This is a predicted structure of a 332-nucleotide part of an RNA (large-subunit ribosomal RNA, domain IV) from Nitrosopumilus sp. H13.
Lineage of the source: Archaea > Nitrososphaeria > Nitrosopumilales > Nitrosopumilaceae > Nitrosopumilus.
The sequence was found in a public genome assembly.
Its Rfam family is "Archaeal large subunit ribosomal RNA". Gene Ontology terms of the family: ribosome and structural constituent of ribosome.
The coordinates come from a structure-prediction model, not an experiment, and the mean pLDDT is 85.

Context: one part of a larger RNA
């Protein structure tokens, strides 16, 4: 001889008590047979889950194949491959090494496969099919270029470009007052040029008239940008307020949904799970500040996404110990 490094190993009893968190490790694993819930877009989920078997030897049988005998066929015999049944047999262990899914429940986000920060982020971000809107009839629209010219395109509205949303399903409420965009406009406003008056030797300068776009004015338009109230009273216990009054707005948040990836107060209140739960799940809702393609809700499948729970498993831990190789150290 500590502490270390390893794509190392083992561990009594307990079994997540560790920890932000089961991180890491362990478990599982192939094939055959069996069996398989709930949900569902009826395809799936699904290798769901769960259970059993698996080596070797001998015998028998089946199928295929090859060779021989057989004129040929049939049949028989020899060899090979695969499968099945029965009996036996060894070990702690038979997919004996290697290789080789741990599983289940629930919620959230994104439908999905895909893409991404080359060298700290792989995701809920981007994309996507689908939906909607805008521009555009081709010498088009959009884009690059100073131009020539070029791309879309040797395409033509079932096309191209731009924007928003993001599968399918059920839906997508009210408001055009503001801003934007589109259209109209008898009238008003409105520059220079032009016409014209004053002025001057000529000018400068000072007016008047006419007038484009634009603006005013009038309409339309929200899957354009956006926005979507307050105060009182009221039912035969109480509470609550269907109901009434009132102020006010362009309209006053509809269907839905929620302490949500959105709720300050807040560890909201109630229920569930635990002996004990700021997390989680189910409810409630005057919601600081939810809400309908800035999409709303709900979703089978999918996910190296995120949260919570359970089974199995284990040196994560109780609580450490030992072994192997190397390094280091000690001795020579």
């Nucleotide at each position: 001889a500590c502490c270390g490094u390893a794509u190392g190993g083992c561990g009594a009893g307990g079994g997540a008590a560790u920890u932000c968190g089961g991180c890491a490790a362990a478990u599982u694993a192939g094939u055959c047979c069996u069996g398989u819930a709930g949900c569902u877009u009826a395809g799936g989920u699904a290798u769901a889950a769960g259970g059993g078997a698996u080596g070797c030897c001998u015998g028998c049988g089946a199928u295929c194949u090859u060779c021989a005998u057989g004129a040929g066929g049939a049949a028989u015999g020899g060899g090979g491959a695969u499968c099945g049944c029965a009996g036996g047999u060894u070990g702690c262990a038979a997919u004996g090494a290697c290789a080789a899914g741990g599983g289940g429940g629930u919620u959230u986000c994104g439908a999905c496969u895909g893409u991404u920060u080359a060298a700290u982020a792989a995701a809920a971000a981007c994309a996507c099919a689908g939906g909607c809107g805008a521009c555009u009839g081709c010498u088009a629209g959009u884009c690059c270029g100073a131009a020539a010219g070029g791309a879309u395109u040797u395409g033509u509205a079932u096309a191209g470009u731009c924007g928003c949303u993001g599968a399918a399903u059920c839906c997508u409420g009210g408001c055009c007052g503001g801003u934007g965009c589109c259209g109209g406009u008898a009238c008003c406003u409105a520059a220079a040029a032009c016409u014209u008056g004053g002025g001057u030797u000529c000018a400068a300068c000072c007016g008047a008239g006419c007038u484009a776009a634009g603006g005013g004015c009038c309409g339309g338009u929200u899957a354009a940008c956006g926005c979507c109230g307050g105060g009182a009273g009221u039912a035969a216990c109480u509470c609550u307020g269907a109901c009434u009054c009132u102020c006010u707005u362009a309209a006053g948040g509809u269907a839905g949904c929620c302490a949500a990836a959105u709720g300050c107060c807040u560890u909201g209140u109630c229920g569930g799970g635990u002996a004990a739960g700021u997390u989680c799940c189910g409810a409630c809702g005057c919601g600081c500040a939810u809400g309908a393609a800035u999409g709303g809700a709900a979703c089978a499948a999918c996910g190296a996404g995120a949260g919570c729970c359970c089974c199995a498993c284990u040196g994560u831990c109780c609580c450490c110990g030992c072994c192997u190789a190397c390094a280091a150290c000690c001795c020579g």